[in-house]
RNA sequence: UCACGGAGAGUUUGAUCCUGGCUCAGAACUAACGCUGGCGGCGCGUCUUAAACAUGCAAGUCGUACGGUAAGGUCCUUCGGGAUACACGAGUGGCGAACGGGUGAGUAACACGUAGGCAAUCUGCCUUUGAGUGGGGGACAACCUCGGGAAACCGAGGCUAAUACCGCAUACGCCACGGAGUUCACGGACUCUGUGGUAAAAGCUCCGGCGCUCAAAGAUGAGCCUGCGUCCUAUUAGCUUGUUGGUGAGGUAACGGCUCACCAAGGCGACGAUGGGUAGCCGGCCUGAGAGGGUGAUCGGCCACACUGGAACUGAGACACGGUCCAGACUCCUACGGGAGGCAGCAGUUAAGAAUCUUGCGCAAUGGGGGCAACCCUGACGCAGCGACGCCGCGUGAAGGAUGAAGGCUCUCGGGUUGUAAACUUCAAUAGGCAGGGACGAAUAAUGACGGUACCUGUUGAAAGCACCGGCUAAAUACGUGCCAGCAGCCGCGGUAAUACGUAUGGUGCAAGCGUUGUUCGGAAUCACUGGGCGUAAAGAGCGCGCAGGCGGAUUGUUAAGUCGGGUGUGAAAUCUCCAGGCUCAACCUGGAGGCUGCAUCCGAAACUGGCGAUCUAGAGUCCCGGAGAGGCAGAUGGAAUUCCCGGUGUAGCGGUGAAAUGCGUAGAUAUCGGGAGGAACACCAAUGGCGAAGGCAGUCUGCUGGACGGUGACUGACGCUCAGGCGCGAAAGCGUGGGGAGCAAACAGGAUUAGAUACCCUGGUAGUCCACGCCCUAAACGUUGUCGACCAGGCGUCGGGGGUGUCAACCCCCUCGGUGCCGAACCUAACGGAUUAAGUCGACCGCCUGGGGACUAUGCUCGCAAGAGUGAAACUCAAAGGAAUUGACGGGGGCCCGCACAAGCGGUGGAGCAUGUGGUUUAAUUCGAUGAUACGCGAAGAACCUUACCUGGGCUUGACAUGCAUUCGACCGGUGUGGAGACACACCUUCCGAAAGGCGGAUGCACAGGUGCUGCAUGGUUGUCGUCAGCUCGUGUCGUGAGAUGUUGGGUUAAGUCCCGCAACGAGCGCAACCCUUACCGUAUGUUGCCAGCGGAUAAUGCCGGGCACUCGUGCGGAACUGCCGGUGACAAACCGGAGGAAGGUGGGGACGACGUCAAAUCCUCAUGGCCCUUAUGCCCAGGGCUACACACGUGCUACAAUGGUCGGUACAAAGGGUUGCCAAAGCGUGAGCUGGAGCUAAUCCCAAAAAGCCGGUCCCAGUUCGGAUUGGAGUCUGCAAUUCGACUCCAUGAAGGCGGAAUCGCUAGUAAUCGCGGAUCAGAAUGCCGCGGUGAAUACGUUCCCGGGCCUUGUACACACCGCCCGUCACACCACCCGAGUUGGUAGCACCCGAGUCGGCUGAGCUAACCGCAAGGAGGCAGGUCGUUAAGGUGAGACUGGUGAGGGGGGUGAAGUCGUAACAAGGUAGCCGUACGGGAACGUGCGGCUGGAUCACCUCCUUA
Repeated sequence: UCACGGAGAGUUUGAUCCUGGCUCAGAACUAACGCUGGCGGCGCGUCUUAAACAUGCAAGUCGUACGGUAAGGUCCUUCGGGAUACACGAGUGGCGAACGGGUGAGUAACACGUAGGCAAUCUGCCUUUGAGUGGGGGACAACCUCGGGAAACCGAGGCUAAUACCGCAUACGCCACGGAGUUCACGGACUCUGUGGUAAAAGCUCCGGCGCUCAAAGAUGAGCCUGCGUCCUAUUAGCUUGUUGGUGAGGUAACGGCUCACCAAGGCGACGAUGGGUAGCCGGCCUGAGAGGGUGAUCGGCCACACUGGAACUGAGACACGGUCCAGACUCCUACGGGAGGCAGCAGUUAAGAAUCUUGCGCAAUGGGGGCAACCCUGACGCAGCGACGCCGCGUGAAGGAUGAAGGCUCUCGGGUUGUAAACUUCAAUAGGCAGGGACGAAUAAUGACGGUACCUGUUGAAAGCACCGGCUAAAUACGUGCCAGCAGCCGCGGUAAUACGUAUGGUGCAAGCGUUGUUCGGAAUCACUGGGCGUAAAGAGCGCGCAGGCGGAUUGUUAAGUCGGGUGUGAAAUCUCCAGGCUCAACCUGGAGGCUGCAUCCGAAACUGGCGAUCUAGAGUCCCGGAGAGGCAGAUGGAAUUCCCGGUGUAGCGGUGAAAUGCGUAGAUAUCGGGAGGAACACCAAUGGCGAAGGCAGUCUGCUGGACGGUGACUGACGCUCAGGCGCGAAAGCGUGGGGAGCAAACAGGAUUAGAUACCCUGGUAGUCCACGCCCUAAACGUUGUCGACCAGGCGUCGGGGGUGUCAACCCCCUCGGUGCCGAACCUAACGGAUUAAGUCGACCGCCUGGGGACUAUGCUCGCAAGAGUGAAACUCAAAGGAAUUGACGGGGGCCCGCACAAGCGGUGGAGCAUGUGGUUUAAUUCGAUGAUACGCGAAGAACCUUACCUGGGCUUGACAUGCAUUCGACCGGUGUGGAGACACACCUUCCGAAAGGCGGAUGCACAGGUGCUGCAUGGUUGUCGUCAGCUCGUGUCGUGAGAUGUUGGGUUAAGUCCCGCAACGAGCGCAACCCUUACCGUAUGUUGCCAGCGGAUAAUGCCGGGCACUCGUGCGGAACUGCCGGUGACAAACCGGAGGAAGGUGGGGACGACGUCAAAUCCUCAUGGCCCUUAUGCCCAGGGCUACACACGUGCUACAAUGGUCGGUACAAAGGGUUGCCAAAGCGUGAGCUGGAGCUAAUCCCAAAAAGCCGGUCCCAGUUCGGAUUGGAGUCUGCAAUUCGACUCCAUGAAGGCGGAAUCGCUAGUAAUCGCGGAUCAGAAUGCCGCGGUGAAUACGUUCCCGGGCCUUGUACACACCGCCCGUCACACCACCCGAGUUGGUAGCACCCGAGUCGGCUGAGCUAACCGCAAGGAGGCAGGUCGUUAAGGUGAGACUGGUGAGGGGGGUGAAGUCGUAACAAGGUAGCCGUACGGGAACGUGCGGCUGGAUCACCUCCUUA
């Protein structure tokens, strides 16, 4: 100095990494839609229907080419007309009309782009140069006359001019034949020259000029040819007969099969011909960092088209947008005979559509046509109008202003926010209005549509919306709604507290716009050239051979195609970039420079690639020697076994299974012996052994044969690698023909199993399995890993060779080549893993992939006898589908361990009666809650009223209860009476304090009270359960991309994550244990109400008394137990086992204590509480009823069924509690419940209080009993206001079921179970329940296989709401798209034939005929007509491709709660899957072969470590 340039996010999961799709943020638009809308500038404006068009305009001009004079002007006039040429209609003639303007239908092509060529060409007007312009002739329009026609228009006759037309002369041109020279060399071109033939012209004039003809050249424009580039489709593979070439001719401005005749048989195509679809191409535009991708509006270049199809004429130029002819469709006129028309010009209209403007002004400018010119024409163009369609600019005010106004919203009621925002003060001024001035655009004298516009000055003076606010993504609250209404770009919101819907307030973003929709690029490295992949995610062809193609060893020479450097030309302008300049800025415009990454050409270089030549041996190959092998094909042959047949022996079973049965057998099976037949397969050897390309290959022998390997030298000399298409091989099943058939065995049959069992199991059994020949061509054809080559640590095996040392051999060791395995470094990988046999690092070539489903499908085509194979979509649908790994959970996986889990025992429940709870039912109500374990003698430690929440009925309404305000009364309370079931109502009696403020009470009104109303899925608190299970975590470090792991796993041990050891871990926390209470022993202190040994006293007797505190006991404080000691085991550990001592021994017994968490577990009816709801009721009061019902079912209990008992009598021993609204003694009464009574006790004092089982004695004698006590009758007692619904107890009487309980099931491991009684809470009364207390007091545990629950490790997983998981298919219903389909109806292109307008061409031309020739006749030439050829449209036929529609058929997809099963995921309960065949409602089942992408156990081999 140049260079100016690259961002990601959401969504698969419980979480993670990866793969992979979907979606978003950006930019842009000829846009449209919704809401909104102040101004200006500059641009842009039918993307749909190349649909149809009313009306006007868009190409005319020239009198200086001509004959002329219809209209106008002027002049004259006799008013009939004339003149003039100011000018000009129509006509002849010239030029223009082929430009300009529009559109994009067609076109995949030399159409376009780019670079070239034409020696194969033309070019009006224009420029330059040279030459010329002589002399004649005959017509036709206009016009006049006549005729036809509705019209358009036409016909006949007559007159006439020319720069119109025709001869003649001249001519540098052209043609033919020659000559000479130059150039090029592939045809050829140019110059000069000879002879012959042949072709020109026009005048007008204002006298300045303007024209005309020929030739040469230029310029411009056009034509033709060529290289290269230029969309999709192979489910289009073959196309072509003027086709390819030649000769000749015709034709053209020109080359050419352009056309024709003849000859030859070529030409194109996998580097994609032909066909089909789509499309104007480019400069550019949009996007992008770029490379690319998309696009082809406006502007510019080219092309094509002009209602559709065809054709030519004229012309310099057209096969002609506003020309002609014909055909067709459509529209219009018509007198029905016939005519007219072509907006894809500018405006405009209709239709279509989401959608695209004025029937404007002007030729002033720029440009075009004509003209000498004046001038005329110009919907080109310049302007204006409409449209926020786009870009750009401006404005909607600026400064000050706190009481932080009002209002809104919110609120925890304090406030916060809107918010300096407003009001208010000061100031300024754009659009518009009014007024005044007023341009540039005009290079020139005139001429300005825009336009009295821009701009300047004065005065007055307007104007903000839209979207969004869950994340991505900046910005949140309230209310309403309640899986409704709705939102949504993706993920997803909404089922009563929605930042996601709707509204409001607030906020965020952009702003005259903002959003939405659509489209393109980007992000997307998601088609990967830059810049991807293929073991398991999608993806290596089943394997080989091999043509084309691609790539290719070493040395050297040469060449210069690729490559590199330099020059030249071109790459239009506009656009783009930079720098300047002009509009006040910008957009916009102007100028200059750069760039346009390209192509062509010339010169140069020679390293690399390529070509050519030569040489070489390292790649490849050949020869020789050698050994290994289930390599292949064919033939022969062997023994064992199964089955069958024959015979013998022999007798009742055999066989089969989880257990059975079907089956076989007294007609003799099975078993056993002998003999025979037949088919198939080859035990042991046998092996992560061998061989083969893969599939695959196994007795033995023989023959033939392929390949690989080792060794040694010699030879060839790159002969190589890979390989689209092609060819061959290719398990099993299957097919065809013919054999064969022992065993096995789809289908099938029977028996079982089962809810069923089209299965698994069993008995049979056919195809098939085997052979020959011919097909099929697919597999989890897998190492899920293409082939070839090179390079990059090792270690240990094994197979086949070779070599070496030691001592010949064996054997060992070392080295080496080729195979085949394991472990492992670097490295790679998403991880798992791979790792010299790569998935490492590179090279060559091929195949394949691009979200899931639809779909290993449909259709078409190819192959096949068929089955089917190969190739192979789309609509539609989803936001995932997937890989690896992680943590859990789970498994009819594994290992270890624990628990009254099982087992071993004891006693129960389930049977009976009763009690109690629940379900159900009933009811006016049977209030509510609790519902597997973890509800059910639960809330409820106690429903006759109350409780009470329920029902019926009667009442109250500021309320039964709280606080406050206002008004009012002066009472209220209380008492009495009446009514009533009562609540309550009414009446009467009595009646305030204070000076006031006020207090108190009532009434009225208002705020409010009240609610056991709802939500335990809004909550707090409390509780249950896993579970007193041993677990749950953290910090730091380390490992891993990460989730996570490690620690916490391992070896021992424990009740224990208890402790020890080891260890990339080291520590720590919550749990465990301990600390606490109680119990067991002792010491000590104390000693009443407790105790009484000793002393004393008293009694009939008694701690009764004095006294004492020794003992018991009570209450305190201490001690004691720690594996401390010994022995053994163990690792010298932890610990375990045994022992001693001890009251107690290994946590001594019991309790309290419950980790992180789980169950949206329970409770809104304990309490508290958010939200919602009720408010003369869902609140409150009262009476009665109900919660106590009763065909049933279940849970929990009590009492029993009896003799280990019942009953009667006697008699002994507790602990722990309770008691003043209480416990209640003695005594009396009662059969009894109880009553009377009243002593004592606020309690170690008195009372409840008798303990019972037990023990002693009697009785009962196995029975529905002296068992059992339900039920019922009668009579009572007690409590209470009250025992009817509905209490407990007593006595008498009654005396039910029940004789030990089916399936099933519960508790308990020691002072436990069992059994016996006692007490307490609640409570007026009312326990078989609950909570405690002691008495008596067992049995058993081999053990961990099994059931249940749990802990740790490991494994599999498609589960994660976590197996009560997930999930498959049929069927039924609804909707959607698709396929087939008897057909039916269109379109497109081609073929064959028919018909054939018009034009052109050829031939003809008897009819007609002015110019030239000829004296004439006539001729030349021309025209009409005829005919032939080509041909558009049309018709017919057979097919091809393609679209619409179609009864019906088929599968597919989607759809909260349908049916049937349970196929898959765990060993998924028969491992699964692949191919194939058969079968079956369905998932599927079975056979054959294959795979591991199978769990588990065991064995073998190999490896690692010691």